[in-house]
Context: one part of a larger RNA
This record gives sequence, structure tokens and C1' cells, in this order.
RNA sequence: GGAUGAACGCUAGCGGGAGGCUUAAUACAUGCAAGUCGAGCGAGAAGUCACCUUCGGGUGAUGGACAGCGGCGCACGGGUGAGUAACGCGUACGCAAUCUACCUUAUACAGAGGGAUAGCCCUGGGAAACUGGGAUUAAUACCUCAUGGUCUCUAAUCGUCGCAUGGCGAUAAGAGUAAAGUUCCGGCGGUAUAAGAUGAGCGUGCGUGCUAUUAGCUAGUUGGUGAGGUAACGGCUCACCAAGGCGAUGAUAGCUAGGGGGCGUGAGAGCGUGAUCCCCCACACGGGUACUGAGACACGGACCCGACUCCUACGGGAGGCAGCAGUAAGGAAUAUUGGACAAUGGAGGCAACUCUGAUCCAGCCAUCCCGCGUGCAGGAUGACGGCGCUACUUUUUGUAAACUGCUUUUGUGUAAGAUGAAACCUGGGGAUUUAUCCCCAGCUGACGUUAUUACAAGAAUAAGCACCGGCUAACUCCGUGCCAGCAGCCGCGGUAAUACGGAGGGUGCAAGCGUUAUCC
Repeated sequence: GGAUGAACGCUAGCGGGAGGCUUAAUACAUGCAAGUCGAGCGAGAAGUCACCUUCGGGUGAUGGACAGCGGCGCACGGGUGAGUAACGCGUACGCAAUCUACCUUAUACAGAGGGAUAGCCCUGGGAAACUGGGAUUAAUACCUCAUGGUCUCUAAUCGUCGCAUGGCGAUAAGAGUAAAGUUCCGGCGGUAUAAGAUGAGCGUGCGUGCUAUUAGCUAGUUGGUGAGGUAACGGCUCACCAAGGCGAUGAUAGCUAGGGGGCGUGAGAGCGUGAUCCCCCACACGGGUACUGAGACACGGACCCGACUCCUACGGGAGGCAGCAGUAAGGAAUAUUGGACAAUGGAGGCAACUCUGAUCCAGCCAUCCCGCGUGCAGGAUGACGGCGCUACUUUUUGUAAACUGCUUUUGUGUAAGAUGAAACCUGGGGAUUUAUCCCCAGCUGACGUUAUUACAAGAAUAAGCACCGGCUAACUCCGUGCCAGCAGCCGCGGUAAUACGGAGGGUGCAAGCGUUAUCC
């Protein structure tokens, strides 16, 4: 000099953009953050209409609420950095050792039947959470049979290729495996296989902290055979066999730490760093386990153990903000219990639409960056006052003020007022391959009393902070008298202090200026 997720002191007009618990991965009151589908299924409250009525109500139609079964989603999105020195990350390869819901393309198919169960109803237990029994009912829920190949398995043959095991293709044989309907008749779905796309899994080379005041470490350990398991290779697991494997090119142990793109600085080499944004990883009160599923060993799922908190009728139960706000605590220190789904994106749905603390916005904070303003011109009695000098009338503050003229950014008031919105959908028209495309119109804005523009009056609404011995730009007076104090270093202060305190003047930066901390 530069930089910061900064803090502190003094000060503070506005706008745009960005950022905002670095500490206790401490504990959490309250609200919200993941639902959706009636075009899968049964059932059906309120309301409305009609009829009947013994005026209590009943029946039928419409209606579609709260639930339930079922499907898809909840593995995304959002948070945090505790753990991890590791194939975790980065990079480059590989899988003749793999999977992939939704989506796209292609081919083939969807035949026949069955038994339940939730809900509803009846009836128990319990303070509650919740739960037992009975009867009954549906499905795109579940099951059986059939059919079936470019599917799987078994053991073959041939061709071809390769990288040892083998891969690919073809042939014929045996065994096995599938489906679901719904509809507004336009559609939306179902099954199998092949291929694609996307996502994921696994392996390997190299790179990726400190300590040798850590030198030996290792029994599923290293390898083999076989079996099991997995989507898949593999001590991944198990039985048996062998005795191996790693290590001064640093094993093992200890300490520290999420990694990278990047960011800061520097001429570079390098050094430091890993906030915001993006990619990967790990975690979800601490620890463990699996279930479901295409995908999890699952933040707002389940079970068990533990700590903690809460409810209880003492028998027993409930909970997990490292989601968004917010609270307490800790701390030098870090924001609103806000608005909207209008846009973008996501889930479900044919769609309308619903949900979305993702997101878009607004609020707070000079935390940072950028921009603007706090007026401009004239004006000498060089005013008053202050300060200084004294040669006693001059110097300086100083064109500064007053005063005259002008302007109106900003602020205030009034009025107008966007872009972000074009799709979906609805209506109309056209084209053809008849379920798609094109054209026109309509609908939709949280922000928003916005941005922006016009007009009005009026200099009106707006300057501080640090420093002035040298380094280092800027000097005098008074006070103090090794005191009080200053100080980044050198050093100032003991009676003439440009170094302390005040004043006048000056210098620097400026809505900031200084100090502290950290890095180059």
C1' cells in the first nucleotide's frame, strides 16, 4: 500500500448493487416449510331442490366437505460443516463386474378367474396417545391360471471379434416369468423386451496438511479353493487351506482439517484462505438397525438404546429448527415471528388448479462497492468577532460572511405512470398426417402510493473525522513543569514543549474518518 462475512469510537443526506451467527453440530415457545390426484376405488357431511309428514322427521335427486383404500411424490428442493487426512476431493482412465422411476424411440401384448381388507356399521378397553373384537364392501390394491419373446436359467453347436477369464451374433431343445383399467370417446394409463437420454454404483494411476520428542503395524490380517450375499467385482460374509501383507519413497500412532472451482495479495514465483455463488462429500438430538422403494439405510419416515424436555387420572405417553422467521444462551459481533405464488423452477393432475419460507420481492444494518448531493456567479467597508504580532496599525481567518443575481440535482407536495406477461386455459379462424401445429382476441403483477416523467415553491432539507517533531502533507500562542499525559518506531515532558491539554490556523480523506484484529 492492498484486502476483510469484520468489530469498536466519533459522525451521518440520498440512490443502485451486493452481503449479513466466523462463537454453542448449545437448548428451543409459536406459526409456516410436501403434497397432490374424483379421468383408479367404495362410501358420503353441510347446503339446495322435489315429494311425503304423526311437524320429530323421512324418501329421492343434486352436491361434494372431513376421512379411508390406491397411485405418484416425499431420495428433489432447503440447511449445516460436527465427523472425515480418506479413492473424501481434484484430475485422467476403466467396468469382458453394474443398476436406472418419470421421459423419448421401436416392436409385441393386455385372455380367464378368485379370496380378502380399510372405510362405513355394531361393540369393547384407555386420562390420553391409541387400540381389541364382530359383521359387511370396492378397486389401476392382492392372488391364481392361461398366452408369451429380441427376457431369465440349464447344457450345447456354429460364425466372428478380443483383453487371460471371455464378448457379440445365429441356431435348435427343456424349464420359468406379465398385464388394468378408466373416460367428457378427444384422451390418460397398463405389461414385456430392445435402444436412447438422465442419474447413480464400483475400480485404478497421479496429486491432495503437521509431528520421528510417534518405528514398527496387522488374525478376516495377506492370498487361495468353495459357498453365500449384492444391481454388480471383491474377505463383502462364512467354511477350509497356506503364511502371508504394510513400513525411513515414513507404515502405525497423535494433532489439525470437509475437498475443489475460486478468493486475497504479489511483477512473478509464491504465500495466505475456502464467507456469499457453483460442483462433490458428510451429517440431521448422540449411537445403532433395517423396512418400503427405481433410488434411502431416509432432516420435517419406522424400530431399539442413551441423554434431555414436556403431558399424565401414575397405568402410560409425546418430542427433535444444522428448513424460514423467531426466543434464550454464548459472544466484540450478524436482520422481519413480513408479502406473493405475478415471474422462474419443482410435486401431483388430461386440465382447470392445488401445494411450494425453493424462488421472487419488501423490511432492518454506512457491513462493503459504485454513483449523486450538501449549491453557482458576482461581491472589500478587506465588516463584526476570534487568533497572532506588536514597528501601535498592520497581518490572518477571508470572497469567507453580509448583500445582489441565478439554478433546483436531492428533499417536500400534486398529478401521470411502466418493462418484467407470455404461455397454460377460454373463444374464434386456418392447415394438415385427426391430434398436433399456426394466427387473432381475451384472462393473469406480490413488488407498486415502485422505477420513471411533468409541474410547484424555495438556498431552501444535508459535514464530519483524523492528523500537523522525523518517518509523513500540515505551526503558532496559552496552560502544564519528568507532573498530568503522549507514543506505530525513534522518542517527547524536569519553566520559553511546533511531540502533553486547549485555542487559532493548517494538512489529508470525506458520508464517512480513525482505531483494533487478521492475511499478502